[in-house]
Formats: sequence, C1' cells, structure tokens
RNA sequence: GGGCGAUAUAGUCAAGCGGUAAGACGGAGGACUGCAAAUCCUUGAUGCCCCAGUUCGAAUCUGGGUGUCGCCUA
Repeated sequence: GGGCGAUAUAGUCAAGCGGUAAGACGGAGGACUGCAAAUCCUUGAUGCCCCAGUUCGAAUCUGGGUGUCGCCUA
C1' cells in the first nucleotide's frame, strides 16, 4: 500500500438498534454542617463522526467518506 471485519452517542465510561437520547463517574448550583467530608435535591447533547439516500418518522436501515482497532496479504 491492497483486501476483509468491527467500531465512532455529553468531559469520561456507557444503554438504546425505526417512533420525540437511560444510567454511572466527573462538573455546576442548593440543602445539611461550627467548617468540611459523607448524604440528599436540582442541572447538561447546535440531537448521536461527516455527506447523501430510504421512510410519515432514522442514533437505529442503505450507499459513500473520515478516524480508531483487529485479521489477512504485499
């Protein structure tokens, strides 16, 4: 370099796999406390890597591209 496969969701991890995006950790604000820790409450996605397509409707299906990982090959 070529081929094949997997994967890409919030700062991190990660669920959801066609019908208006869970959870944990972290962050911010508050309660509590003499202060703090612990605990409890509240809080976030220009909408899910990018472009296009299918569909009434797509993170979810299809095609292309990009990144990452693995295998094969030169």